[in-house]
Context: one part of a larger RNA
RNA sequence: CUCUCUCUAAGGAACUCGGCAAAAUAGCUCCGUAACUUCGGUAUAAGGAGUACCUCCUAAUAAAAAAAAAUAAGAUGAGGUCGCAGUGACUAGGCCCGGGCGACUGUUUAACAAAAACACAGGUCUCCGCAAAAUCGUAAGACCAUGUAUGGGGGCUGACGCCUGCCCAGUGCCGGAAGGUUAAGGAAGUUGGUGGAACUUGAUGGACAGGUGAGCCGACAACCAAAUCCUCGGUGAACGGCGGCUGUAACUAUAACGGUCCUAAGGUAGCGAAAUUCCUUGUCGGGUAAGUUCCGACCCGCACGAAAGGCGUAACGAUCCGGGCACUGUCUCGGAGAGAGGCUCG
Numbered sequence: 001c002u003c004u005c006u007c008u009a010a011g012g013a014a015c016u017c018g019g020c021a022a023a024a025u026a027g028c029u030c031c032g033u034a035a036c037u038u039c040g041g042u043a044u045a046a047g048g049a050g051u052a053c054c055u056c057c058u059a060a061u062a063a064a065a066a067a068a069a070a071u072a073a074g075a076u077g078a079g080g081u082c083g084c085a086g087u088g089a090c091u092a093g094g095c096c097c098g099g100g101c102g103a104c105u106g107u108u109u110a111a112c113a114a115a116a117a118c119a120c121a122g123g124u125c126u127c128c129g130c131a132a133a134a135u136c137g138u139a140a141g142a143c144c145a146u147g148u149a150u151g152g153g154g155g156c157u158g159a160c161g162c163c164u165g166c167c168c169a170g171u172g173c174c175g176g177a178a179g180g181u182u183a184a185g186g187a188a189g190u191u192g193g194u195g196g197a198a199c200u201u202g203a204u205g206g207a208c209a210g211g212u213g214a215g216c217c218g219a220c221a222a223c224c225a226a227a228u229c230c231u232c233g234g235u236g237a238a239c240g241g242c243g244g245c246u247g248u249a250a251c252u253a254u255a256a257c258g259g260u261c262c263u264a265a266g267g268u269a270g271c272g273a274a275a276u277u278c279c280u281u282g283u284c285g286g287g288u289a290a291g292u293u294c295c296g297a298c299c300c301g302c303a304c305g306a307a308a309g310g311c312g313u314a315a316c317g318a319u320c321c322g323g324g325c326a327c328u329g330u331c332u333c334g335g336a337g338a339g340a341g342g343c344u345c346g
Base pairs, nucleotide, nucleotide: 001341002340003339004338005337006336007335008334010332011331014330019327027051028050029049030048031047036041038159052081053080054079055078056077061072062071082086094325095324096323097322098321099320100319101317102316106118107117122157123156124155125154126153127152128151135142136141160312161311162310163309165242166241167240170239171238172235173234174233175232176231179230180229185224186223189220190219191218192217193216194215198212199211200210201209202208243261244260245259246258247257270304271301282298283297284296285295286294
């Protein structure tokens, strides 16, 4: 010097990003216990007092079939003994106030993240009538499910309370069938090739040459022809979206009111410098001697907003932020001691 501990005058968070770490609290009995609240809680709230040993009295209790007596043990009460100190060691909650987020118990990044993330009960939308939908597989088949709509699959939200506004123009989904568009296929017809040992022409027969053209192989095609798409309607707890300029009141300022442009419709309730606010340490108030954080307001919301839910909310949280009491070597500012290591000598 390093590590692990013990103690430390006076002060007591002045330390620090931050009371990190440490200290403090602690068991049991009795007293007492607020706001708020979903009436269950909060709550061991908070805050107090007692606690060892000895003697005496006693309720309830134990043992024997019952009764009586005696015994054991003994809350409480009375008296006494000792110490600085009686849960004397060990064991063994620190507490309170305000706010954010998430209702809660739970789950998670095995080995840097335990959370406000995930899940959750509850809500809602949608698909599915069973050989179900969805999923896996080329298939057989499997799963769902030895289930059957009070069931199963998928999406979003996330207890509870009060609520959940406007827009269907775009995209998606659902539905309609009058019209337009439209494939394979069918097909009246048109046409190319080939062209019989068939018919026919070259006076007759053969050969040869030509013509007709059945059949076969193609090409084109009026017309018939589904879904789709166009079209018409519905649908937002579907994907999503929810304006600008300008004038106006008898001080000024502001604008309940008006004008105009655009739009599918122009953000309702509630909340708001917020886990969202750039300017910004906004402004005012509170808390401090002094407060970029915190709490309460204001509203000029760069760029909140209603199930990618809005706003509240008791209880809960190894959650995050702010304040206080207690307590302390965190600090002023160090010091002393013990053990282990290092170092020096051997």

This is a predicted structure of a 346-nucleotide part of an RNA (large-subunit ribosomal RNA, domain IV) from Epipogium aphyllum.
The source organism's lineage runs through Eukaryota, Spermatophyta, Asparagales, Epipogiinae and Epipogium.
It matches the Rfam family "Bacterial large subunit ribosomal RNA". Its family is annotated with structural constituent of ribosome and ribosome in the Gene Ontology.